[in-house]
RNA sequence: CCUGCGUGACGGGCAGCCGCCCGCUGCGGCGGGAGGAAAGUCCGGUCUCCACAGGGCAGCGUGCCGGCUAACGGCCGGGGGCCCGAUGAGGGUCACGGAAAGUGCCACAGAAAACAUACCGCCGGGCGCAGGUCCGGUAAGGGUGAAAAGGUGCGGUAAGAGCGCACCGCGGUCGGAGCAAUCCGGCCGGCAGGGUAAACCCCACGCGGAGCAAGACCAAAUAGGGGAGCAUGGAGUGGCCCGCUCCGCUAUGACUCCCGGGUAGGUCGCUUGAGCCGGCCAGCAAUGGCCGGCCUAGAGGAAUGGCUGCCGCCCCCUCGGGGGUACAGAAACCGGCUUACAGUCCCGCAGGCUCG
Numbered sequence: 001c002c003u004g005c006g007u008g009a010c011g012g013g014c015a016g017c018c019g020c021c022c023g024c025u026g027c028g029g030c031g032g033g034a035g036g037a038a039a040g041u042c043c044g045g046u047c048u049c050c051a052c053a054g055g056g057c058a059g060c061g062u063g064c065c066g067g068c069u070a071a072c073g074g075c076c077g078g079g080g081g082c083c084c085g086a087u088g089a090g091g092g093u094c095a096c097g098g099a100a101a102g103u104g105c106c107a108c109a110g111a112a113a114a115c116a117u118a119c120c121g122c123c124g125g126g127c128g129c130a131g132g133u134c135c136g137g138u139a140a141g142g143g144u145g146a147a148a149a150g151g152u153g154c155g156g157u158a159a160g161a162g163c164g165c166a167c168c169g170c171g172g173u174c175g176g177a178g179c180a181a182u183c184c185g186g187c188c189g190g191c192a193g194g195g196u197a198a199a200c201c202c203c204a205c206g207c208g209g210a211g212c213a214a215g216a217c218c219a220a221a222u223a224g225g226g227g228a229g230c231a232u233g234g235a236g237u238g239g240c241c242c243g244c245u246c247c248g249c250u251a252u253g254a255c256u257c258c259c260g261g262g263u264a265g266g267u268c269g270c271u272u273g274a275g276c277c278g279g280c281c282a283g284c285a286a287u288g289g290c291c292g293g294c295c296u297a298g299a300g301g302a303a304u305g306g307c308u309g310c311c312g313c314c315c316c317c318u319c320g321g322g323g324g325u326a327c328a329g330a331a332a333c334c335g336g337c338u339u340a341c342a343g344u345c346c347c348g349c350a351g352g353c354u355c356g
Stems, first nucleotide, its partner, number of pairs: 001352006008345003012311007020033005035327001039338002042336005047211004059207005064078005079096001080094005097202002102200002104196003119142002121138007150168006169191001170189008215268004225259005236252005275294008312325005
């Protein structure tokens, strides 16, 4: 320098004019005003109210190992299986705890789907002229299937077979490295036995519900609830009151005042917080600690916009110019994940070429 891989970051700048929201105001103005995802609302938490002795059962979730964190199904580092890349840097993916605790299930096909077994075949023997048939051995080969009691090779045998041997695999044991997952190696055993836990189940850990329209405070009109008082008169209704009527008493109704609940409305919650910026230290990193500095939208269903000029960046071209400048839009707040995104930059790594 070229090609590629990975990580992190930025994602327009300045000025003028006219507007919008919030705060302050001496009413002239002044100050502040979207994002890396504000998005999807998938996961976790803070906060608020409700419920709740403790423990267990049930239910749900998570699940290789170590670390980080307030927490997480998140992040960082490490390990294993499978796949991709050029054999590289590296990337993708895994429901990667347990099938030697127990139970269940395994369609079709097939002899057999799990106490193993034998359809074709191969071999030996008997019978038969022969096609063949009967008995026995075998599991190498064929066939079925998603899956059939290790794999390859040599020896061996009537044919075969861990029957014997070597390597791989498996189990046990010992040693080494590592906190661990796991990896490496020695020795012993011809060698346990299918798969399925996104089937029940077992093991470990975690988990109450609803959500800022949470919730708290102030508090009209109207209607209704409770209490007190006054004045009588009449009507009505109920009770004292058994059938009817009258009288009397009482309650209600009506008026005035007071109390309490709720609605409209208003205020708070509301943005100082697991906060942001810079430096140093610990750590591979995620992350944490210390020091210094800073205050940075808080609204009413909802403001953050528009125009112009110059510059930057990208694309096209007849080198004068023309066009474009992404995805997107806060609503109690925070940590993640996922998804969208024109263009640009820093750093690290791999392979190749070249120079000293």
Bacterial RNase P class A from an uncultured Bryobacteraceae bacterium, 356 nucleotides, folded computationally.
The model forms 94% of the base pairs in the Rfam consensus.
Its mean pLDDT, the model's own confidence on a scale to 100, is 78.
Its Rfam family is "Bacterial RNase P class A". The family's RNA type in Rfam is ribozyme.